[in-house]
Context: one part of a larger RNA
RNA sequence: UGACGGGGGCCCGCACAAGCGGUGGAGCAUGUGGUUUAAUUCGACGCAACGCGAAGAACCUUACCUGGGUUUGACAUCCUCUGACCGUCUGGGAAACCAGAUUUAUCCGGUUCUGCCGGAACAGAGUGACAGGUGCUGCAUGGCUGUCGUCAGCUCGUGUCGUGAGAUGUUGGGUUAAGUCCCGCAACGAGCGCAACCCUUAUUUUUAGUUGCCAGUAUUAAGUUAGGCACUCUAAAGAGACUGCCUCGGUUAACGAGGAGGAAGGUGGGGAUGACGUCAAGUCCUCAUGGCCUUUAUACCCAGGGCUACACACGUGCUACAAUGGGCUGUACAAAGGGUCGCCAAUCCGCGAGGAUGCGCUAAUCCCAAAAAGCAGCUCUCAGUUCGGAUUGGAGUCUGCAACUCGACUCCAUGAAGGUGGAAUCGCUAGUAAUCGUGGAUCAGCAUGCCACGGUGAAUACGUUCCCGGGCCUUGUACA
Repeated sequence: UGACGGGGGCCCGCACAAGCGGUGGAGCAUGUGGUUUAAUUCGACGCAACGCGAAGAACCUUACCUGGGUUUGACAUCCUCUGACCGUCUGGGAAACCAGAUUUAUCCGGUUCUGCCGGAACAGAGUGACAGGUGCUGCAUGGCUGUCGUCAGCUCGUGUCGUGAGAUGUUGGGUUAAGUCCCGCAACGAGCGCAACCCUUAUUUUUAGUUGCCAGUAUUAAGUUAGGCACUCUAAAGAGACUGCCUCGGUUAACGAGGAGGAAGGUGGGGAUGACGUCAAGUCCUCAUGGCCUUUAUACCCAGGGCUACACACGUGCUACAAUGGGCUGUACAAAGGGUCGCCAAUCCGCGAGGAUGCGCUAAUCCCAAAAAGCAGCUCUCAGUUCGGAUUGGAGUCUGCAACUCGACUCCAUGAAGGUGGAAUCGCUAGUAAUCGUGGAUCAGCAUGCCACGGUGAAUACGUUCCCGGGCCUUGUACA
């Protein structure tokens, strides 16, 4: 100087407390461990691994296993020789490929022009330089990322003090979300962080008015059409919030408490933004890369299998256990997205998943598209039930060469556990929790996961003694 303390002081955080809803019990989904296996590819392991890499394993992916094949190689550059190549057909084969047959003579330049020469691209054969490696080492690395933590800290120059390591500044008194600001002070300044500048949301003005909108006038089944751009909205530029104003407190300060006006008030809400560093944290399987290893194999091609196994254990979720509910009928209101190899209206067929036909739309125009919870009415009456839907049998639909291993969905039948969950444990402070649907990426197909969107919409916070994490000062130490 740090680190640590079941030392002290001050302070903060859904850290506790106060509340609301869960997990832990059940069934299923998914990840992991373990076990099994020819293989169940690999990585990730307290917080910070375990719906994680994977924004989507039937083949492919794929790295694993079994079998069949190749050896200058699936891919790149160079050299020599030959030739257009591709393709088509036959036989073998699971395919890769092997064997055979057949057809065709590309482009550019030169030239003595039915020809010859050179080059380009492509293919075959050969030779070796080399290719190849998701092989090892993340404890050799770059880059990227997680975490402490959006915590308020981390440092430097000069000066001063100290023999020195170092100290001071950065401590102290107040204050703040903040090393934020004020005052004081052997310090005076400065940098990286904080804040602001950026995006979005909340109000409004101007400009603009189609594909959007409709106050008044006509018109229609319908903003459908005429008309209009006031309103809504869209999207560009402005305005607006600054403790600016008032009162009180405070050291005349920083600032705090209350009030006015205002759409919004003291950082308005949300996002992006992550200092010096820590964990030899993670990643050599995104990529790049040193070293090592491999080179008729640890490389490459193909078929099939596996990654989907199943006594069990754990994590994360979904659905429930019901009446604040289930079922049926009617009826209302979103936002944000996506769409031409696509989204698909209307009509017809099918109980349905879907099928047939086919309008419109390269989209503020057309389509996906029905929002659901809600509201109104009827029914069920506390039961393993008209709750719950697992499991299983049968029949189908769709995608796709192909749904056996191993897809999703539909219909009929079946109708398991489950009556609110031990010890323990998680999230959340407001348009939040809870609850209800909607869309998107990936994607042929496949979502209870992920990312986003809106609808309905709470309870509680006395307080900081305690648990956890963190910041500053101080103290002890046989630790570095």